Annotation:
Predicted 3D model of a 368-nucleotide RNA (Bacterial RNase P class A) from a Thermodesulfobacteriota bacterium. RNAcentral holds the sequence, with entries from ENA. Rfam family: Bacterial RNase P class A. Rfam's curators write: Ribonuclease P (RNase P) is a ubiquitous endoribonuclease, found in archaea, bacteria and eukarya as well as chloroplasts and mitochondria. The family's RNA type in Rfam is ribozyme. The gene name in the source record is rnpB. The prediction has a mean pLDDT of 76.

[in-house]
RNA sequence: GGAGCAGACCAGGUGAUCGCUGGCUGCGCUUUAGCCGCGGCUGGAGGAAAGUCCGGGCUCCACAGGGCAAGGUGCUGGGUAAUACCCAGGGGGAGUGAUCCCACGGAAAGUGCCACAGAGACCAGACCGCCGUGGUUCGUCCACGGUAAGGGUGAAAGGGUGAGGUAAGAGCUCACCAGUGCCGGUGGCGACACCGGCAGCUAGGUAAACCCCGCCUGGAGCAAGACCAAAUAGGGGAGCGCUGGAGGGUGGCCCGCCCGAAGCUCCCGGGUAGGUUGCACGAGGUCCCGGGCAACCGGGAUCCCAGAGGAAUGAUCACCACCGGCCGCCAGGCCGGCACAGAACCCGGCUUAUGGUCUGCUCCGCUU
Numbered sequence: 001g002g003a004g005c006a007g008a009c010c011a012g013g014u015g016a017u018c019g020c021u022g023g024c025u026g027c028g029c030u031u032u033a034g035c036c037g038c039g040g041c042u043g044g045a046g047g048a049a050a051g052u053c054c055g056g057g058c059u060c061c062a063c064a065g066g067g068c069a070a071g072g073u074g075c076u077g078g079g080u081a082a083u084a085c086c087c088a089g090g091g092g093g094a095g096u097g098a099u100c101c102c103a104c105g106g107a108a109a110g111u112g113c114c115a116c117a118g119a120g121a122c123c124a125g126a127c128c129g130c131c132g133u134g135g136u137u138c139g140u141c142c143a144c145g146g147u148a149a150g151g152g153u154g155a156a157a158g159g160g161u162g163a164g165g166u167a168a169g170a171g172c173u174c175a176c177c178a179g180u181g182c183c184g185g186u187g188g189c190g191a192c193a194c195c196g197g198c199a200g201c202u203a204g205g206u207a208a209a210c211c212c213c214g215c216c217u218g219g220a221g222c223a224a225g226a227c228c229a230a231a232u233a234g235g236g237g238a239g240c241g242c243u244g245g246a247g248g249g250u251g252g253c254c255c256g257c258c259c260g261a262a263g264c265u266c267c268c269g270g271g272u273a274g275g276u277u278g279c280a281c282g283a284g285g286u287c288c289c290g291g292g293c294a295a296c297c298g299g300g301a302u303c304c305c306a307g308a309g310g311a312a313u314g315a316u317c318a319c320c321a322c323c324g325g326c327c328g329c330c331a332g333g334c335c336g337g338c339a340c341a342g343a344a345c346c347c348g349g350c351u352u353a354u355g356g357u358c359u360g361c362u363c364c365g366c367u368u
Base pairs, nucleotide, nucleotide: 001364002363003362004361005360006359007358008357009356010355012320013319014318015317016316017315018314020044021043022042023041024040025039026038027037028036046340050351051350053349054348055347056346057345058221059220060219061218070217071216072215073214074213075089076088077087078086079085090104091102092101093100094099105212106211110210111209112206113205114204127151128150129147130146131145132144133143134142135141159177160176161175162174163173164172178202179201180199181198182197183196184195185194186193187192225277226276227275228274235268236267237266238265239264240263247259248258249257250256284303285302286301287300288299289298290297291296322337323336324335325334326333327332
């Protein structure tokens, strides 16, 4: 200098003015409360607020116990409220390496599938070749059988090398090597690793294909749920009235006049609109100390940090910072840009989108 790997952090800053919204507060209005008006102080998006893919809190419903179904999950130990997440390991795979990836029980329980090529793709297989027997029109031709050494096809053809053996061959037999299974030993909490012995045991892959085995799982969700509660129309009850007239209009009231032939008034309860709550102090943030390799846990100090609901969190100006372009000898000046994206009950993860800064590490090249 180039190429890469891993992790952490930031998300423009300050000031002024004008707005929006939550909280506290002063004055005014109001009988009080509440509401309203005018002020003051103060809080006001994110690392992903996103996707809603997992796991919890919270709420309501259901629930003797067991089983089936369905769904999820699948190496070990630990962390946690919990997880499919995280940490530390084991095993397998990729890379020269830093490092990364794995849904990582079972494929000799059964079923399915494995394109093309190939004779044959799974109780294997005979196309060429090799060997035997028979036939023969004698052409190394035909038929039958044996054979997995050799050739050919394929991602994959039933361990590898050598020797014996055989008509030719073959774990058919033997030696060594590789693998698998079983037994034993050593180390480790464990996954597992290493060592020794035995067995010719060596028949592919695919289970986020059906399936088998072990384990786990009630359902719905803040539009959950709780409280307050109009108008109108139903429901229940009481009183009055149905021509001896309840009630309504006129009117300050009575009489009167008019309407009125049946309802009128009050109370109770459910529910709707609407309002309040749930709802912002929480598995909370920051700092320090201690334990642990770590995830994380314990203790102490300190802080209060959005709460809308057709849905606030914005705009303008000035200066500075960053990036890019142009001009200029320099000092500098001008112009443009500053990503992804917007809370809706809350929290822990994962995934996806996205601009930059820093740190550590690896490989290669050059110089010394």